The RNA shown here (transfer RNA) has 71 nucleotides and comes from a Candidatus Kaiserbacteria bacterium.

RNA sequence: CGGACUGUAGCAUAGUGGUAGUGUGCACGCAUGGGGUGCGUGUGGUCCGGGUUCGAUUCCCGGCAGUCCGA
Numbered sequence: 001c002g003g004a005c006u007g008u009a010g011c012a013u014a015g016u017g018g019u020a021g022u023g024u025g026c027a028c029g030c031a032u033g034g035g036g037u038g039c040g041u042g043u044g045g046u047c048c049g050g051g052u053u054c055g056a057u058u059c060c061c062g063g064c065a066g067u068c069c070g071a
Stems, first nucleotide, its partner, number of pairs: 001070007010024004018054001025043007047063005
């Protein structure tokens, strides 16, 4: 320098043009004499900008970051 892929909650990960889930963590509560553990409730997210669309996390363009391949 060229190409490909990826970017979603503190962490890991699924998803799809129509209100974004799961596990874990965290907070509170219940059970126990206490702990471990289990159960319930809550918490919190689509990398940034622009475009298309009635509507974008999803599609398109650019940028940024990471991984890989080539030179």
It matches the Rfam family "tRNA". Rfam classes the family as a transfer RNA.